A computed fold for a 72-nucleotide RNA from an Anaerolineales bacterium, annotated as transfer RNA. The prediction has a mean pLDDT of 82. NCBI's taxonomy places the organism under Bacteria, Bacillati, Chloroflexota, Anaerolineae, Anaerolineales. It matches the Rfam family "tRNA".

[in-house]
């Protein structure tokens, strides 16, 4: 330099243009329990940026900016 992926919650992923953006794990508050594990129950936390196309964008386009890879 080209060229293909990927970016969604501390983490690790789902989410085929339309419903309040969802799960485990983690952390927190409860319940249980002499006391913690562990089980139940709740709670907070998130779409990389800009513009764009759409009646409507985490999803589709365009630029960037970040990561992995491939060719030169």
């Nucleotide at each position: 330099g080209c060229c293909c992926c990927c970016g969604u919650a501390g983490c690790u992923c789902a989410g085929u243009g339309g419903a309040u953006a969802g799960a485990g794990u983690a952390u927190u508050g409860g319940c249980c329990u002499c006391c913690g594990a562990a089980g139940c129950c709740g709670a907070g936390g998130a779409c990389c940026g800009c513009a764009g196309u759409u009646c409507g964008a985490g999803c589709c386009u365009g630029c960037g900016c970040g990561g992995g890879g491939g060719c030169a």